[in-house]
Context: one part of a larger RNA
RNA sequence: UUGGGUUUAAAGGGUGCGUAGGUGGGGCGAUAAGUCAGUGGUGAAAUCUUGCGGCUUAACCGUAAAAUUGCCAUUGAUACUGUCGCUCUUGAGUACGCUUGACGUGGGCGGAAUGUGCCGUGUAGCGGUGAAAUGCUUAGAUAUGGCACAGAACACCGAUAGUGAAGACAGCUCACGAAGGCGAAACUGACACUGAGGCACGAAAGCGUGGGGAUCGAACAGGAUUAGAUACCCUGGUAGUCCACGCCGUAAACGAUGAUCACUCGAGAUUGGCGAUAUACGGUCAGUCUCCUAGCGAAAGCGUUAAGUGAUCCACCUGGGGAGUACGAUCGCAAGAUUGAAACUC
Repeated sequence: UUGGGUUUAAAGGGUGCGUAGGUGGGGCGAUAAGUCAGUGGUGAAAUCUUGCGGCUUAACCGUAAAAUUGCCAUUGAUACUGUCGCUCUUGAGUACGCUUGACGUGGGCGGAAUGUGCCGUGUAGCGGUGAAAUGCUUAGAUAUGGCACAGAACACCGAUAGUGAAGACAGCUCACGAAGGCGAAACUGACACUGAGGCACGAAAGCGUGGGGAUCGAACAGGAUUAGAUACCCUGGUAGUCCACGCCGUAAACGAUGAUCACUCGAGAUUGGCGAUAUACGGUCAGUCUCCUAGCGAAAGCGUUAAGUGAUCCACCUGGGGAGUACGAUCGCAAGAUUGAAACUC
């Protein structure tokens, strides 16, 4: 390279928006660039292939044909692709009505718990463990009653539930903002899909500046355990955990399953609409979950939310180790991130 793959064997980018590019719905007409057919020119000779011939044969040589799959010109064909024009509404979008949710941002408020302070009651222990000890306590602890303050998180509801592109999102309430679904069919008329680069978002930890600091708690100290114990257990405890602004840009960022479209048996559950006089019972869209048919799969399993059958576009893989290392480059305050080899070895 041809080809084959990417749930678990190597392999789906963390997620979205979107540039170039690639791909793209129905009808009519035009054109003839791609495409197809004919003709002409050219495509040196040698070589290669085939026929015939010459050296006794062969190698070799001669001769004729074929080939030279290409390029140029020209004449036609018009199904498909392209281009141009007109048009359509089913893809897509807009407006309208109804509706959904822990969707986002900012503000206000609340109760329980925890810790601390003050006052009271009260007296000898408390705490902790497998057992202990360190620790706290007659300067009155633990317990208990009252008051006050602080920070952080929101029991029950709560779910096999819901929302969001992903990360993620949960007390109540207000304001602002965004999104989805359904109904109906008024408007636009292919405006679409994907998306290399790019841009934006992106848990936790970490970093910078300034606040805050209740709890928990890397590091650290002490007590135990042990042969040792730089651990597991216990008592403390700094950074951090929280807030604002700015960085970082990674995760088993997982459904280990890229996005979009079409098609392909059923059953049950559930969320939000619509339909229906109706708490009954079905139907229909859009989600979520369980089981299963065909089919697929190495199997486990997947199975209209496909890992089935097809189409378009992107990303990625090519034995293990060396190694996500070295070097270079870009980014970063740093930590480091991204890109990413080879020698050698099995």

A computed fold for a 346-nucleotide part of an RNA from a metagenome, annotated as small-subunit ribosomal RNA, central domain. It matches the Rfam family "Bacterial small subunit ribosomal RNA". The RNAcentral record of the full RNA draws on SILVA.